[in-house]
Context: one part of a larger RNA
RNA sequence: UGACGGGGGUCCGCACAAGCGGUGGAGCAUGUGGUUUAAUUCGAUGAUACGCGAGGAACCUUACCUAGGCUAGAAUGCUUAGUGACCGUCCCUGAAAGGGGUCUUUCCCGGUUUUCCGGGACACUUUGCAAGGUGCUGCAUGGCUGUCGUCAGCUCGUGCCGUGAGGUGUUGGGUUAAGUCCCGCAACGAGCGCAACCCUCAUAAUUAGUUGCCAACGGGUAAUGCCGGGGACUCUAGUGGAACUGCCUGCGCAAGCAGCGAGGAAGGAGGGGAUGACGUCAAGUCAUCAUGGCCUUUACGGGCAGGGCUACACACGUGCUACAAUGGCCGGUACAGAGGGUUGCCGAAGCGCAAGCUGGAGCUAAUCCCCAAAAGCCGGUCGUAGUCCGGAUCGGAGUCUGCAACUCGACUCCGUGAAGUCGGAAUCGCUAGUAAUCGCGAAUCAGAAUGUCGCGGUGAAUACGUUCCCGGGCCUUGUACA
Numbered sequence: 001u002g003a004c005g006g007g008g009g010u011c012c013g014c015a016c017a018a019g020c021g022g023u024g025g026a027g028c029a030u031g032u033g034g035u036u037u038a039a040u041u042c043g044a045u046g047a048u049a050c051g052c053g054a055g056g057a058a059c060c061u062u063a064c065c066u067a068g069g070c071u072a073g074a075a076u077g078c079u080u081a082g083u084g085a086c087c088g089u090c091c092c093u094g095a096a097a098g099g100g101g102u103c104u105u106u107c108c109c110g111g112u113u114u115u116c117c118g119g120g121a122c123a124c125u126u127u128g129c130a131a132g133g134u135g136c137u138g139c140a141u142g143g144c145u146g147u148c149g150u151c152a153g154c155u156c157g158u159g160c161c162g163u164g165a166g167g168u169g170u171u172g173g174g175u176u177a178a179g180u181c182c183c184g185c186a187a188c189g190a191g192c193g194c195a196a197c198c199c200u201c202a203u204a205a206u207u208a209g210u211u212g213c214c215a216a217c218g219g220g221u222a223a224u225g226c227c228g229g230g231g232a233c234u235c236u237a238g239u240g241g242a243a244c245u246g247c248c249u250g251c252g253c254a255a256g257c258a259g260c261g262a263g264g265a266a267g268g269a270g271g272g273g274a275u276g277a278c279g280u281c282a283a284g285u286c287a288u289c290a291u292g293g294c295c296u297u298u299a300c301g302g303g304c305a306g307g308g309c310u311a312c313a314c315a316c317g318u319g320c321u322a323c324a325a326u327g328g329c330c331g332g333u334a335c336a337g338a339g340g341g342u343u344g345c346c347g348a349a350g351c352g353c354a355a356g357c358u359g360g361a362g363c364u365a366a367u368c369c370c371c372a373a374a375a376g377c378c379g380g381u382c383g384u385a386g387u388c389c390g391g392a393u394c395g396g397a398g399u400c401u402g403c404a405a406c407u408c409g410a411c412u413c414c415g416u417g418a419a420g421u422c423g424g425a426a427u428c429g430c431u432a433g434u435a436a437u438c439g440c441g442a443a444u445c446a447g448a449a450u451g452u453c454g455c456g457g458u459g460a461a462u463a464c465g466u467u468c469c470c471g472g473g474c475c476u477u478g479u480a481c482a
Base pairs, nucleotide, nucleotide: 001482002481003479004478005477007476008475009474010473011472012471013470015466016465019430020429021428022427023426026321027320028319029318030317031316032315033314034312035311042053043052064307065306066305070301076130077129078128081125082124083123084122088103090101091100092099093098106121107120108119109118110117111116132296133295135294136293137292141290142289143285144284145283146281148279153192154191155190156189157188158187159168160167161166172183173182174181198273199272200271201270203241205239206238207237208236209235213230214229217228218227219226244267247261248259249258250257251256323423327382328381329380330379331378332377333376339370340369341368344363345362349358350357351356389420394415395414396413397412398411399410400409436458437457438456439455440454441453442452
């Protein structure tokens, strides 16, 4: 100087408390451990691994296993020699890859102008130089990332103090979300962080008015901005404005704090996002990529078929669906936002109980389509029952995608109807348009979400307080630790 303390002081955080909803019990989905296996490819492992890499394993992917096959090799450049084409057709063998054979057959320039010769282009075979490796080392590395933590810290120049390590500044008194600001002070300044500048939501003005809108005027319909038209309104998307403790009152030297204060759409950082200092964990990644070293070269490379990554006594994590009446089922009826669409989204109409099929209108989309929002509201039924709750499992019949759904897809219909009556010890999330609850969309994607990322609808309760648990900041103290 740090680190540590079941030392002290002080401050903060859904850290506790106060509340609301869960997990832990059930069934299933998914990841992991373990076990099994020819293989169940590899990585991630307290917090900071475990719906994680994977934003999507039937083949492919694929890195794993088995079988049969290739060796300058699957790709590219240069080079040596040869062929004249290459492409394509057909045959045999084979699971395919591969192996063997057959038919057909170039272009440009010059000489010669028929054959032929020389050069070039292109393709194949061939010689050689570079290959290839998801093999090892993340404890040789770059880059990227997690975490402490959006915590308020981490440092430097000069000066001063100390023999020196180092200190001071950065401590102290206040204040703040903040090393934020004020006052004081052997310090005076400065840098990286904080804040602001950026994006978005909330307000009004202005500009613009189609594909969006429809108040006034006219036309028209069974009905609809449907038409003429209009720019008021909604909206769309550009511009500048607006919030600064600016004003008032009280407290204070000041910074600032308090107020059911005024005005205002918004008030004291208005909500949300992007943004992550010096560093810590030899944290993670050699399997995104790059890369040193090592290893391999008829194999640890490359191609192919089938299988595996989907196994199952069991254990754990994360979820979904429930156990019902604030509910289930039936009928009627209302209101979103944000996205996506030409190898695509797919209307009306018809068929089918349905998944879906037929159909072909429109749309390169504020124009057309996906599009039905669901919870809600109105009416009916069920009456506390393992049930008209719950839907696992299994049998049968189908639909769709795709060369192909056996291993191993999703969905539909009929039948079947398991566990489960609110969950031990323990444990998680959340402070407001949040939790809870309800549906919708997208990426990936031929097909395949209860996951992920977004979107809106309905919409709470509680916070006395900081003694305690956990984590962190500052000051101080002890130490046989560095």
The part of an RNA shown here (small-subunit ribosomal RNA, 3' major domain) has 482 nucleotides and comes from an uncultured bacterium. Rfam family: Bacterial small subunit ribosomal RNA. RNAcentral holds the full RNA, with entries from ENA, Greengenes and SILVA.